[in-house]
Context: one part of a larger RNA
Order: sequence, then C1' cells, then structure tokens
RNA sequence: UCGUGGUUAAGGAACUCGGCAACUUAUCACCGUAACUUCGGGAAAAGGUGAGCCUGAGAGAGUGUAAGGACUUGAUCCCCAAGCUUUUUCAGGUCGCAGAGAAAUGGGAGUAGCGACUGUUUAUCAAAAACACAGGCAUGUGCAAAGUCUCAAGACGACGUAUACAUGCUGACGCCUGCCCGGUGCUGGAAGGUUAAGAGGAUUUGUCAGCGCAAGCGAAGCAGAGAAUCGAAGCCCCAGUAAACGGCGGCCGUAACUAUAACGGUCCUAAGGUAGCGAAAUUCCUUGUCGGGUAAGUUCCGACCUGCACGAAUGGCGUAACGACUUCUCCGGUGUCUCAACCACAUGCCUC
Repeated sequence: UCGUGGUUAAGGAACUCGGCAACUUAUCACCGUAACUUCGGGAAAAGGUGAGCCUGAGAGAGUGUAAGGACUUGAUCCCCAAGCUUUUUCAGGUCGCAGAGAAAUGGGAGUAGCGACUGUUUAUCAAAAACACAGGCAUGUGCAAAGUCUCAAGACGACGUAUACAUGCUGACGCCUGCCCGGUGCUGGAAGGUUAAGAGGAUUUGUCAGCGCAAGCGAAGCAGAGAAUCGAAGCCCCAGUAAACGGCGGCCGUAACUAUAACGGUCCUAAGGUAGCGAAAUUCCUUGUCGGGUAAGUUCCGACCUGCACGAAUGGCGUAACGACUUCUCCGGUGUCUCAACCACAUGCCUC
C1' cells in the first nucleotide's frame, strides 16, 4: 500500500444514478394485529411483554408401592397415599455490563407499474415485464383420421376415436370484447370468359412416279409445318368469413358576453375508433396544466384530455394473493457520508 474483518464522539442518507454495501431485525411463549379480499387470505401484518440460577408452595399427567375394594383366588383387576419421572403456574431470593448471555436465526410499512400464481430461460456479462401455465377461442381431422419422420417399407399419433388428436392465437379470475369482407388470405359456387398437354386435321412445304419442247404442273407414299374445333384445375367471376392478415377520415358554419359546439352543410371511404383507459413501459412539443407530498420534487401519486402516434383475444379495463422484477415515499437502524481515526490478520516495500 492493497485485501479481509472489528470498533467509533456528534450527526444520521447530508453519500449516491439508486441506501450499492453495511447496519438494524432475528429464537420460543403470551398479548395484539389495519386497509383490502377471489372469504382461503392479507399475517410472523404492525406493535408489545416475558426469558438465567436457587428456594418454597400449588396444579396437571405418567408409572405405581402400602392400605382399601372386587371377584373368576391370579405373576389377576380396580382405585390409588408414598416414591420416581414429567409438564406448568405463583411467590420469594440471588449474580453479572449483559439470562433467546455463544452459534444459527425475518428490518418494517405505504404507493404505483408489469406479469395472475408455483415454475422456465441466454452453461460462460441479461432471471425479467421475456417463455411456460391452468383457462378462453378458432381451424383441421370420421379412423387406413388429420398431422409428423421417411426413397420405400415402416413408425409416431394411439393399442387413442371429436369430452379425442393436431395446428394457430390469447393467457388465472371479474366486467367485456364495438364497426368494416373494398384489398390479401381461406372456404364454398358453378353460368360465362381465358387456358396446358392431348385429340383434331383444313391448309401447306420438301421429295418423287407421271405429264410437258421448256418454264412448270404434280397422284400415291414418306417426311416437315399446321388453322378451325374439343379440352381440367387455376385465374377472372359470384358469395361467405375478422378470437383470419388487417383497417377503423377531412373541411366549413352554428347557442342572447366570451368560449365551446348538442346541431347543420359538404367531400371521401369497405368502414370511419364503440366501451374502457389516457402526458401512459405509449405524449414529440414537455420539466404540459392543476392539486398532493418537500424548505426546495425533470422522478412519484391524484386529476384534466390538446391521444405527435391507446383501444378491445397482435385482447381492453380492473383485480386479492404472489415477485432475488421496476418506480416513489416513510419509520427504524447504520462509517454510505460530514471526515476520518484506531485495532487485528494477511500481503508487498523500506529499515535494523
């Protein structure tokens, strides 16, 4: 010097991003215990009192001798003074600084957010509000099931059978879950349009017998090209479907102060955001404004609504209990700090 422990006057979070770290608390018995609540909880809530040892007295329990009683006369049974064991109460005394004398062993309360909960996770920087979850909903699947692995055989599903299995979304519980099917997707439909291979074979080309003086024409065959016509699903088309993917307006005017606009007009749309919530884990402007708490509060709590850019199973809003989660506050206690000091151990250096 660094590290690990220990103690500390007065103050007591003034430290700091933040009480990080440390301190406090802690055991047992008794008393006592709020809001809220899903009536189970919350709760060890909170907050108190007692605790060693000795003596005496009392009470309870066990065992059980003597005595007593019973009969079936027994190594019997019942009831039990005594003795022993044990639990507990009261009174008195006594020692120490200290009696749960060491060790081990919750600090507490309030508020809000998120997630219901127990659980799971980034072995080796993240334990969480992420994942899962019971519950909810939708879709598929009638059994040789759908789905999955596989070239196949075969297997799982399942030795199950729609109260089942698979897939997707949501995520206890309570109250609820609005409008839009125009786009994309899915499901259904089949009249019409389009449409592949294939069928079809009009027509045409090459070659060639033959004909022609020649130019050329040119049967059959072979070979090549090939129109009309027929031709499925799909697509176009017609419907349905949003707990499918998703979406859920603008401008102008108007009330007897002003302001505002229940109201009216107009344009556009598939439909124009309902309930609830709202400067929010979402609010840019913004430290919004008002109220509360503080001497002083960009955080916090309660409101307001002007929602840049909440919103209803990509769920909305509440919610007791729970949380090594996050925010703010208070009480207690403290070397976190004002402001540092000392001690012990260990390590290094210096000196002897």